Predicted 3D model of a 63-nucleotide RNA (transfer RNA) from Cricetulus griseus. Rfam family: tRNA. It is annotated as a transfer RNA. Its mean pLDDT, the model's own confidence on a scale to 100, is 82. The RNAcentral record of the sequence draws on Rfam. Taxonomically the source falls in Cricetulus (Eukaryota, Chordata, Vertebrata, Myomorpha).
């Protein structure tokens, strides 16, 4: 360093997002772009600290 399928954000800890894709729709003669919506999450695994942990502390896995 590990966070949506993928590529990554995440401010002092206050309870999780964006680009991409994906699925619908409007636009088009179709399709491609563009638009707009949707749906997507055991935050690498376990334990601790704290009213509250993606974020702090230990261990293990993996790169």
């Nucleotide at each position: 360093g590990c966070u949506a399928g993928c590529u990554c954000a995440g401010u002092u800890g206050g309870u999780a997002g964006a680009g991409u894709a994906u699925g619908a729709g409007a636009c088009u003669c179709u399709u491609a772009a563009u638009c707009u919506c949707a749906g997507g999450g055991u935050u690498a695994u376990g334990g601790g600290u704290u009213c509250a942990g993606g974020c702090c502390c230990c261990a293990u896995g993996c790169a």